[in-house]
Context: one part of a larger RNA
RNA sequence: UUACUGCUAUUGGAGUUCGAUUAAGCCAUGCGAGUCUAAGGGGUACUUGUACCCCUGGCGGAAUGCUCAGUAACACGUGGACAAUCUGCCCUCGGGUGGGGGAUAAACCCGCGAAAGUGGGGCCAAUACCCCAUAGGCACAGGAGGCUGGAAUGCAUCUGUGCCCAAAGCUCCGGCGCCCGAGGAUGAGUCUGCGGCCUAUCAGGUAGUAGUCAGGGUCACGACCUGACUAGCCAGCGACGGGUACGGGCCUUGAGAGAGGUCGCCCGGAGAUGGACUCUGAGACACGAGUCCAGGCCCUACGGGGCGCAGCAGGCGCGAAAACUUCGCAAUGCAGGAAACUGUGACGAGGGAACUCCAAGUGUCCAUGCAAUGCAUGGACUGUUUGUCAGCCUAAAAAGCUGUCAAAGAAAGGGGUGGGAAAGACCGGUGCCAGCCGCCGCGGUAACACCGGCACCUCAAGUGGUAGCC
Numbered sequence: 001u002u003a004c005u006g007c008u009a010u011u012g013g014a015g016u017u018c019g020a021u022u023a024a025g026c027c028a029u030g031c032g033a034g035u036c037u038a039a040g041g042g043g044u045a046c047u048u049g050u051a052c053c054c055c056u057g058g059c060g061g062a063a064u065g066c067u068c069a070g071u072a073a074c075a076c077g078u079g080g081a082c083a084a085u086c087u088g089c090c091c092u093c094g095g096g097u098g099g100g101g102g103a104u105a106a107a108c109c110c111g112c113g114a115a116a117g118u119g120g121g122g123c124c125a126a127u128a129c130c131c132c133a134u135a136g137g138c139a140c141a142g143g144a145g146g147c148u149g150g151a152a153u154g155c156a157u158c159u160g161u162g163c164c165c166a167a168a169g170c171u172c173c174g175g176c177g178c179c180c181g182a183g184g185a186u187g188a189g190u191c192u193g194c195g196g197c198c199u200a201u202c203a204g205g206u207a208g209u210a211g212u213c214a215g216g217g218u219c220a221c222g223a224c225c226u227g228a229c230u231a232g233c234c235a236g237c238g239a240c241g242g243g244u245a246c247g248g249g250c251c252u253u254g255a256g257a258g259a260g261g262u263c264g265c266c267c268g269g270a271g272a273u274g275g276a277c278u279c280u281g282a283g284a285c286a287c288g289a290g291u292c293c294a295g296g297c298c299c300u301a302c303g304g305g306g307c308g309c310a311g312c313a314g315g316c317g318c319g320a321a322a323a324c325u326u327c328g329c330a331a332u333g334c335a336g337g338a339a340a341c342u343g344u345g346a347c348g349a350g351g352g353a354a355c356u357c358c359a360a361g362u363g364u365c366c367a368u369g370c371a372a373u374g375c376a377u378g379g380a381c382u383g384u385u386u387g388u389c390a391g392c393c394u395a396a397a398a399a400g401c402u403g404u405c406a407a408a409g410a411a412a413g414g415g416g417u418g419g420g421a422a423a424g425a426c427c428g429g430u431g432c433c434a435g436c437c438g439c440c441g442c443g444g445u446a447a448c449a450c451c452g453g454c455a456c457c458u459c460a461a462g463u464g465g466u467a468g469c470c
Base pairs, nucleotide, nucleotide: 001468002467003466004465005464006463007462010360011359012358013357014356015355017353018352019318025316026315027314029313030312031311034059035058036057039056040055041054042053043052044051045050046049066271067270068269076195077194078193079192080191081190082189085188086187090184091183092182093181094180095179096178097177098132099131100130101129108121109120110119111118112117136164137163138162139161140160141159142158143157146155147154169176170175197243198242199241204234205233206232209231210230211229212228213227214226215225216224246268247267248266249265250261251260252259253258273294274293275292276291277290278289296307297306298305299304324350326349327348328347332346333344334343335342336341363381364380365379366378367377368376369375370374385407386406387405389403390402391401392400413459414458415457416456417455418440419439424454426453427452428451429450435442436441
C1' cells in the first nucleotide's frame, strides 16, 4: 500500500472508491435514442384554429455508456510522410436554384395468419423518386511552357474527342434551406524511424512466400486479390516457435537508482453469446441494424415465430470478495428543432458499505470527601452532538449553513507487557497437561512467556490477523 477477515464503533466534509481478480458464465422485469407539423399527405376531437394520432420524408441511432476476451502487433507512445487519400454537420469565398413526369405509404375496400406479421385493389402529396436543359466534373491526346516545391506525377491555362451529368422548396416575410466549385477547420485512413515482456530445454523459418510485368479492387498505396515469369526473402543485432499480456498518461514503494503494478479518471485500440457476411450511409462491416451457421433459451393453435444486460438497476451461478429493480432532466453536455421545447439509467441528486483521505468530539474548571497519578458528590462553563423553532440552500427533498432555546446528559476500543521491542520478577489457576509462539523459544509445583484479575505500554474510531507488492 491492496484485498478479505476478527473484535469494536459518535459526528461532519471531500473523493477519479464499491462483481477488475473467479464465470468475455447465463439472464425474469422495467428503463437506456430520439426529434422535426416552419418538408408533405391523412385521420379524430371540438371551442374553426388549435390539440392529439398515423404515414411518407429529413437529421441523428458510427456519439454517449460498458468491458478487457483476443492482441507481442505500426496495437500503443513519440517524431515524421501522403508527390497515394477521404471528410456529414461547421466557417470563408465564387456561381446557381430553369422546364417536365410517373409512382407510392398512411387513410378507404377485400383478405390470410394463433401470433410474429403479411397479400391484393383502386386514389392522392412532398425537401421522396425520375427525365430534359444549363453550369460542372472525369478520362485521353496535343500545345504552351507559367506557379509551388528537395523533387511534378500537383495546380493553373488553350484546343480537340469521349464519358458522366446538379438543384427544393418552406415561411409567422425576419429568414431557414437546396445545388456546383475552391479553400479552411474537425475527424478519419494508409505508410514509416525510434521505444517498451519472458524463453535457445524454440535454430533454422517461408510458395502469395520475396520480387517483376499486366489486370482487378479500394477514398487511397500495396500480393490486398488474380494470371504469367524470376527464385528469392527473413534469421545469432535472435528469425520461426512457445508462454504471458490491451498499450500509454499514470499508480505503489523507495533518499535515490530501481523494483512492482496499471480495476477506477483521461487518451488510443479491440469486442458486444462463438463465428462469417452484407446493406444503408460522409462515416459501420454496426452492443439496444439485417442475413446465415453453431450452441443456449422462450412462445406456439405444430403451420411457424422470437431473444442476446462486457448499458442502469436487479436475479442465478461462481467465489474470501463487491450497493437501490430510487428521484430528476433544475445544472453540464449530446441529438433533433428557426425557436419554444422534447428526449437522454450520459449526467446531476439521494439510498447502502468501517472503501480511502481530512476534521472534530467522547469534556474542562472549582469546592468537599476518600492513603488519593484517581474516584464519588455538588456547582459553574464551553464546543461537538441530539431535540424544538425560523431563515438560507434544493427540481423536490435529505444533508448542510446561520440564528434562538433546552440538556454533561447518550459517545473507547483493539493489540500487547521473556528477548528482538515500549510496557510486570504482581496475585490466583494449571503442572511438558491445557495452551502460547513471524524467529529465538516458554509450560515437567513458586511460569515476568499458558488461562484469568490488577497494574502498565502502544495506536486510537479504529486496532489486530491472513494473503500480494515495494
Molecule: small-subunit ribosomal RNA, 5' domain
Organism: uncultured marine group III euryarchaeote